RNAcentral holds the full RNA, with entries from ENA. Large-subunit ribosomal RNA, domain IV from a Planctomycetota bacterium, 356 nucleotides, folded computationally. Model confidence (mean pLDDT): 87 of 100.
Context: one part of a larger RNA
RNA sequence: CCAUGGUUAAGGAACUCGGCAAAUUUGCUCCGUAACUUCGGGAGAAGGAGUGCCUUUUCGUGUUAGGGGCUUCGCGCCUCGAAGCAUGAGAGGGCCGCAGUGAAAGGCGAGCUGGAACUGGUUAUCAAAACCACAGGUCUGUGCUAAGGCAUGACGCCGAUGUAUACAGACUGACGCUUGCUCAGUGACGGAAGGUCAAGGUGAGCGGUUAGCCGCAAGGCAAAGCUGCGAACUCAAGCCCCGUUAAACAGCGGCCGUAACUAUGACGGUCCUAAGGUAGCGAAAUUCCUUGUCGGGUAAGUUCCGACCCGCAUGAAUAGCGUAAUCACAGCUCGACUGUCUCAACCAUGGACUCG
Numbered sequence: 001c002c003a004u005g006g007u008u009a010a011g012g013a014a015c016u017c018g019g020c021a022a023a024u025u026u027g028c029u030c031c032g033u034a035a036c037u038u039c040g041g042g043a044g045a046a047g048g049a050g051u052g053c054c055u056u057u058u059c060g061u062g063u064u065a066g067g068g069g070c071u072u073c074g075c076g077c078c079u080c081g082a083a084g085c086a087u088g089a090g091a092g093g094g095c096c097g098c099a100g101u102g103a104a105a106g107g108c109g110a111g112c113u114g115g116a117a118c119u120g121g122u123u124a125u126c127a128a129a130a131c132c133a134c135a136g137g138u139c140u141g142u143g144c145u146a147a148g149g150c151a152u153g154a155c156g157c158c159g160a161u162g163u164a165u166a167c168a169g170a171c172u173g174a175c176g177c178u179u180g181c182u183c184a185g186u187g188a189c190g191g192a193a194g195g196u197c198a199a200g201g202u203g204a205g206c207g208g209u210u211a212g213c214c215g216c217a218a219g220g221c222a223a224a225g226c227u228g229c230g231a232a233c234u235c236a237a238g239c240c241c242c243g244u245u246a247a248a249c250a251g252c253g254g255c256c257g258u259a260a261c262u263a264u265g266a267c268g269g270u271c272c273u274a275a276g277g278u279a280g281c282g283a284a285a286u287u288c289c290u291u292g293u294c295g296g297g298u299a300a301g302u303u304c305c306g307a308c309c310c311g312c313a314u315g316a317a318u319a320g321c322g323u324a325a326u327c328a329c330a331g332c333u334c335g336a337c338u339g340u341c342u343c344a345a346c347c348a349u350g351g352a353c354u355c356g
Stems, first nucleotide, its partner, number of pairs: 001351008010342002014340001019337001027051005036041001038174001052095012066080005096100001108335007115327002120132002136172007148158003175322004180252003185249002187245005194240003200234002205229005212221003253271005280314001281311001292308005
């Protein structure tokens, strides 16, 4: 010097990103216990007192020698119950120490706020959380050979020996109060008049081939059959089209003027849109400017709490706002406590180091 422990004057968080670590607390009995609350809780809230040993005594309980009653006379049943012993709760007196849960021992406590309701689950091996799940809510699909899924050009199986109070999918996430406007775009569902529209069907027409015919010849014309192309007509879904639907994906404006000081703008005008953000909340896990401004707390506070609203860029099941209880969650404050620190010291054990 390192590791693990122990003790420490005075101070007591001045340490530090941060009380990290350590310390405090700790059992039992009794007293006492706030806001808030879903009336269960909160709560072991908080905060106090007692606690050993000896002796005397009171009361309770257990045990039963014995007494009484009943008796089917049984080693039976019921009942009262001394002494002793055991045990519990007190009362009086006394004794010792600094100290009596004499050691050990699995609470430090309180207040404000954010988040998630909760118990639970998670990155085996740097993250336990505000992430996941959850009960509850809503929407959608599915009528049974169900939808959906595994497998698969299959059998078969799950769903389910279930049957819409069921099963499957999606979102939200206890509870309370609520969940506004928009169907223009995308999607889903419904519609079928019209437009578009594949293969197929039908097949006007055109072509190839050549028996034959014409021609002196070169060549020309050309039936049937076979064969190539093919107009018009017919033709499903889909798309176009017409509606519905947002707890479907999503979206939810700008400029100008205006009140008898000023400021502000209830009010008016105008442009655009499918509709222009409602209730709430708001410098927020969201606020750039920003350490916004005001208030509180401190001697002093970029954090914290309460307000304001100019919301760069909040907002309603991508849920909004509240909320008791819960939390190895996150921020802030107070008390107690301490070697975290002022500022370091000593001790123990094991290393390092020196010698062998």